The RNA shown here (Bacterial RNase P class A) has 388 nucleotides and comes from a Fidelibacterota bacterium. A source record names the gene rnpB. Its mean pLDDT, the model's own confidence on a scale to 100, is 75.

[in-house]
């Protein structure tokens, strides 16, 4: 120089007219005038996840269902964070991982194959027999009977190599391996690595059911409160039980278990708790609503996220939805031309002209994930040439 990795930072300023909305002084006609102040983002998006906040007598027990799965720290809390481990991918900085269990079960792996795990015998090997043929040795065929070491399919076929044995072969058996898995030592909170010694149940797949741990009331700002305005405290039907924030049992709690007729059982009418439909009404207006798990700066611990102290700030709160418009100058950059340097190119300095910012809009509010994004800059780290 050039290539790539990982983090951050900005994504407009200044003035001057003029139009909106908060909030405060001052005035006074009490809703107008007037003075200073402040007025959308890193993502406001998406609504994936967490929770504050609000409301519900069962946030009691089991089931059901849901989420979550290496280890360890943080955090209000989360599948997100920081730091490690394992296993994959890069030459390396680094980067992905829906990372317990397949030895409690069931499924699933098309097609090829003889067989896909209680898993073989196509094509071969080897031993008898019987028949042909021949060369005495041998060849072929056709029955039984051993075998899975060879070849074949296949993504994957009884773990690999090397011997021993054997009719012919096999972890049948010896060695030295690789998995898996159990002891035991050292490191290390630990996951886990090294090292030793045993064991033979060695295909894979749980983002297939499942199994094992751990968690987890529910609904939500269109939650909710106040104020204030409306209507038809209507009709029908059920009713001895019935209800209780979201499913079912239980268990707890609250509300009701009435009345008249009739000969007693019974029945009928009526009716309460309550439960189904049908039907009417509900104009607005305040509040929640911005002082917070909050932001900035510093010592100090810690590798890091972070977290104790100590100083400082207060920086939209709109309701059909305020934060806008125009005009100078200035500017990150960006295109095109002229100078100069050293003939050209290149790069640097001046000067002229022209343009000059992607994605993209708050609606209770916070931590975080995920998309989208012209362009400029700045920090660390890996590789590669080349100079010194």
């Nucleotide at each position: 120089u050039g290539a790539g990795u990982c983090g951050g930072u900005c994504g407009g300023a200044u003035g001057g007219u003029u139009g909106c909305c908060c909030c405060g002084g001052c005035a006074c006609u009490u809703g107008u005038g007037u003075c200073a102040g402040g007025g959308a983002g890193g993502a406001a998006a998406g609504u994936c996840c967490g929770a504050g906040c609000a409301c519900u007598a069962c946030a009691g027990g089991a089931c059901a269902g849901g989420g979550c799965g290496c280890c360890c720290c943080a955090u209000a809390a989360c599948a997100a964070g920081a730091g490690g481990a394992a296993u994959c991918c890069g030459a390396a900085a680094g980067g992905a991982u829906a990372u317990g269990g397949a030895a409690a079960g069931u499924g699933c792996a098309g097609c090829a194959g003889a067989a896909a795990a209680c898993a073989g015998a196509c094509c071969g090997c080897c031993c008898c027999g019987a028949c042909a043929u021949u060369u005495u040795u041998g060849u072929g065929u056709c029955g039984a009977g051993g075998u899975a070491a060879g070849g074949g399919u296949g993504a994957a076929a009884a773990g690999g190599a090397g011997g021993u044995g054997u009719a012919a072969g096999a972890g049948a058996c010896c060695c030295c391996c690789a998995g898996u898995u159990c002891c035991g030592a050292u490191a290390g909170c630990a996951a886990u690595a090294u090292c030793g010694g045993g064991a033979g149940a060695u295909u894979g797949u749980a983002a297939a059911c499942c199994c094992c741990g751990c968690c987890c009331g529910g609904u939500g700002c269109a939650a909710g409160a106040u104020c204030g305005a409306a209507u038809a405290g209507g009709c029908u039907u059920c009713g001895a039980g019935a209800u209780g924030u979201g499913g079912u049992c239980c268990g707890c709690a609250u509300c009701a278990u009435u009345g008249u007729u009739u000969u007693u059982a019974g029945a009928a009418c009526a009716g309460c708790a309550g439960a189904a439909g049908c039907g009417g009404g509900u104009a607005g207006a305040u509040c929640g609503c911005a002082u917070g798990a909050u932001c900035c700066u510093g010592c100090c611990g810690g590798c890091a996220a972070c977290g104790u102290c100590a100083g400082g700030a207060c920086a939209a709160g709109g309701u059909g939805a305020a934060u806008g418009a125009c005009c100078a100058u200035c500017a990150a950059u960006c295109g095109g031309g002229a100078u100069u340097u050293a003939u050209c190119a290149a790069g640097a300095u001046u000067c002229c002209c022209g343009g000059g910012a992607a994605c993209a809009a708050a609606a209770c509010u916070c931590g975080g994930c995920u998309u989208a994004c012209a362009g400029a800059c700045c920090g660390a780290c890996u590789c590669a040439a080349u100079c010194u």

Record summary
It matches the Rfam family "Bacterial RNase P class A". About the family: Ribonuclease P (RNase P) is a ubiquitous endoribonuclease, found in archaea, bacteria and eukarya as well as chloroplasts and mitochondria.